[in-house]
RNA sequence: AAUUUAUCAGGAGUAGCGGAGGGAUCGGCCCUAUGAAGCUACAGCAACCACCUAGAAAUAGGAAAGGUGCUAAUUCCGUCAGCAUUCGCUGAGAGAUGAAAG
Numbered sequence: 001a002a003u004u005u006a007u008c009a010g011g012a013g014u015a016g017c018g019g020a021g022g023g024a025u026c027g028g029c030c031c032u033a034u035g036a037a038g039c040u041a042c043a044g045c046a047a048c049c050a051c052c053u054a055g056a057a058a059u060a061g062g063a064a065a066g067g068u069g070c071u072a073a074u075u076c077c078g079u080c081a082g083c084a085u086u087c088g089c090u091g092a093g094a095g096a097u098g099a100a101a102g
Base pairs, nucleotide, nucleotide: 003100004099005098006097007096008095013042014041015040016039017038021031022030023029026078027077028076043071044070045069047068048067049066051062052061053060054059075094080091081090082089083088
């Protein structure tokens, strides 16, 4: 890197450095010199694993923030298929994060 699996309609920012991009790709549409990406510090949120309790198990509840992760907009919307044909709805694909195996 590829593989398996769960979740993705909620939640959470300030400052310093930096100096023009960023929101995965593509097309839209947004954010951005009232300062983008990135780095640093502190802070916050709480999904999975870990922890505690109950249970044969699946799982449920709890506490905390240890291991990751995250802190504009439904994964911002759409890309493919089906249904509907007024609005749209459902599923897949792709992506992100965790865990497992390797």
A computed fold for a 102-nucleotide RNA from an Anaerolineae bacterium, annotated as SAM riboswitch aptamer (S box leader).
The prediction has a mean pLDDT of 83.
NCBI's taxonomy places the organism under Bacteria, Bacillati, Chloroflexota, Anaerolineae.
Of the family's consensus pairs, 97% are formed in the model.
Rfam family: SAM riboswitch aptamer (S box leader). Its family is annotated with regulation of gene expression in the Gene Ontology.